The part of an RNA shown here (large-subunit ribosomal RNA, domain I) has 591 nucleotides and comes from Prauserella aidingensis. The full RNA is in RNAcentral, with records from ENA.
Context: one part of a larger RNA
RNA sequence: GGCACAUGGUGGAUGUCUGGGCACUAGGGGCCGAUGAAGGACGUGGGAGGCUGCGAUAAGCCUCGGGGAGUUGUCAACCGAGCUGUGAUCCGAGGAUGUCCGAAUGGGGAAACCCGGCACCCGUGAUGGGGUGUCACCCGCGCUUGAAUGUAUAGGGCGUGUGGAGGGAACGCGGGGAAGUGAAACAUCUCAGUACCCGUAGGAAGAGAAAACACUAGUGAUUCCGUGAGUAGUGGCGAGCGAAAGCGGAGGAGGCUAAACCGUAUGCGUGUCAAGUUGUCAGGCGUUGCGUGUGCGGGGUUGUGAGAGCCGCUGUCCGGGAUCUGACAGUCUCGGCAUCAUGUUGCAUGGUUAGUGGAACACGUUGGGAUGCGUGGCCGUAGUGGGUGAGAGUCCCGUACGCGAAAGCUGUGUGGAUGUGGUGUGUGGUGUUCUCGAGUAGCAGCGUUUCCGUGGAGGGCGCUGUGAAUCUGCCGGGACCACUCGGUAAGCCUAAAUACUUCCUGGUGACCGAUAGCGGACGAGUACCGUGAGGGAAAGAUGAAAAGUACCCCGGGAGGGGAGUGAAAGAGUACCUGAAACCGUGUGCCU
Numbered sequence: 001g002g003c004a005c006a007u008g009g010u011g012g013a014u015g016u017c018u019g020g021g022c023a024c025u026a027g028g029g030g031c032c033g034a035u036g037a038a039g040g041a042c043g044u045g046g047g048a049g050g051c052u053g054c055g056a057u058a059a060g061c062c063u064c065g066g067g068g069a070g071u072u073g074u075c076a077a078c079c080g081a082g083c084u085g086u087g088a089u090c091c092g093a094g095g096a097u098g099u100c101c102g103a104a105u106g107g108g109g110a111a112a113c114c115c116g117g118c119a120c121c122c123g124u125g126a127u128g129g130g131g132u133g134u135c136a137c138c139c140g141c142g143c144u145u146g147a148a149u150g151u152a153u154a155g156g157g158c159g160u161g162u163g164g165a166g167g168g169a170a171c172g173c174g175g176g177g178a179a180g181u182g183a184a185a186c187a188u189c190u191c192a193g194u195a196c197c198c199g200u201a202g203g204a205a206g207a208g209a210a211a212a213c214a215c216u217a218g219u220g221a222u223u224c225c226g227u228g229a230g231u232a233g234u235g236g237c238g239a240g241c242g243a244a245a246g247c248g249g250a251g252g253a254g255g256c257u258a259a260a261c262c263g264u265a266u267g268c269g270u271g272u273c274a275a276g277u278u279g280u281c282a283g284g285c286g287u288u289g290c291g292u293g294u295g296c297g298g299g300g301u302u303g304u305g306a307g308a309g310c311c312g313c314u315g316u317c318c319g320g321g322a323u324c325u326g327a328c329a330g331u332c333u334c335g336g337c338a339u340c341a342u343g344u345u346g347c348a349u350g351g352u353u354a355g356u357g358g359a360a361c362a363c364g365u366u367g368g369g370a371u372g373c374g375u376g377g378c379c380g381u382a383g384u385g386g387g388u389g390a391g392a393g394u395c396c397c398g399u400a401c402g403c404g405a406a407a408g409c410u411g412u413g414u415g416g417a418u419g420u421g422g423u424g425u426g427u428g429g430u431g432u433u434c435u436c437g438a439g440u441a442g443c444a445g446c447g448u449u450u451c452c453g454u455g456g457a458g459g460g461c462g463c464u465g466u467g468a469a470u471c472u473g474c475c476g477g478g479a480c481c482a483c484u485c486g487g488u489a490a491g492c493c494u495a496a497a498u499a500c501u502u503c504c505u506g507g508u509g510a511c512c513g514a515u516a517g518c519g520g521a522c523g524a525g526u527a528c529c530g531u532g533a534g535g536g537a538a539a540g541a542u543g544a545a546a547a548g549u550a551c552c553c554c555g556g557g558a559g560g561g562g563a564g565u566g567a568a569a570g571a572g573u574a575c576c577u578g579a580a581a582c583c584g585u586g587u588g589c590c591u
Base pairs, nucleotide, nucleotide: 001590002589003588004587005586006585007584008583009582015576016541017540020512021511022509023508024507025506026505027504028503029501030500031167032166039101040100041099042055043054044053046079047078049075050074051073061095062094063093064092065091066090070083071082072081106115107114108113116135117134118133119132120131121130122129137164138163139161140160141159142158143157144156145155171202172200173199174198175197176196182189186236212219213218223250224249225248226247227246233241234240254493255492256491257437261298262297263296264295265294266293267292268291269290270289276285277284278329279328280327281326282325283324303471305436306435307434308433309430310429311428312427313426317336318335319334320333321332322331323330337424338423339422340421341420342419343418344417345416346414347413348412349411350410351409352408353407355403356402357401361376362375363374364373365372377394378393379383385397386396387395442466443465444464445463446462447461448460449459452478473488474487475486476485477484528535529534548575551562552561553560554559
């Protein structure tokens, strides 16, 4: 030095565990913010710090409920001083307070700081000082003032608005918009209108009441699911892309305007003693008519075309008033009544935000410990689950099944009350008059979208140019024409079925079990790195219980030996188990 055996150290694998995570699922909730958000800084406890809570009223204040004996959150003990059956701590609901920063908004600023104006109050002999409130910008509306410039307008000033501003995981809509890739290369094509950027909204959004489909039969707004169907199509007819009708379901809801015409207010133009004055007749009046623009009110809203106007019939829910006077008819208006819709509130009844009742076991035995084993019972609408010194229906918490709310939130019902809004004649004829959404439709050029890549290319949407008609009109049914069928564009609104899950509650797992599972089971988006954008860890386990080794000895200490605790200390805060690499010691053999 090697090998073997034995025995240690080091190290932290493995096993077991779980306070954490992951995925899915059901229900709930779904916006917050100038009444100052989200997110922070700094404070706040009797005693240093971190976390949590809270805000100068600062681990808290008030009220109303629950609950019933201890309690002053946690790491985390210790000391001190308190509170509590006159009900504390704790749990729920409502309120009060809520420093400073932050959209941050009196001005400034290197966020959490600095410096002001005005009103009122406090303090000082006075100044300085302190407190409360208020003071940003933009937009809408109202009033007012008012240039160049006469009328005006711009601009200014004041008031007013639970108007805006900023934040939010995914989901929505819109504006922009790639490339790696695939095509076994690559250019049309694909990836893909994806990723990403921007704008913007809501609890959903968008879409939505046929200028739709269909095809000689019909359907009847939209949305979503299944099917149709990988079909019809499209495609360097390559790679690929890829519908619709129909059918079966979920859900189900329809409304309002523009115009013609009438009235009214107002601007402009024009006109004068004959126009006009609701119709008829009679009598009156006579400084008010006509055209046009705008605002408001009525009217009207449709495709068996509709409406206005005109002409009839029927008559109006009741009462009052007005319309130059009277009669009849008509029109307008006020009040009541009826009915429908909707809001608030009351009542009734559910859910939810604290809770509460809740069955049934003993003995023996092994052991440190019984939930094990043995014996004999018991409950079960409860033998899901967790804990307790080892496998517990019957020890504890629970579970099945019941019960419960002063207050808040929320669902449903209601011939209770109240507010607001709508409706309260209907019908027929006429086709002579008027209206039926204009730089629109159509057409042309160029794009884009749809399954459609220019194709026979319709339809939708843009830009450019041109540019109609009003029902004997116009659009569509995939060039185009005829016939025929469907519809009525160029205005607006609309619940539900649908998408998502930051958040709350419950459940489940041939999901993980500390190099796994979220980056994070632990003071983690921390420590640390980076000028910054940003990157981003490691780190769990004594024991049933600290019973965490009094006392003695060696040592400066660290550490150890006794003693003691404990079932165990070879469980000693470097602590469960304690593999290997690596480093020793002893013995044997070989060299």
Its Rfam family is "Bacterial large subunit ribosomal RNA".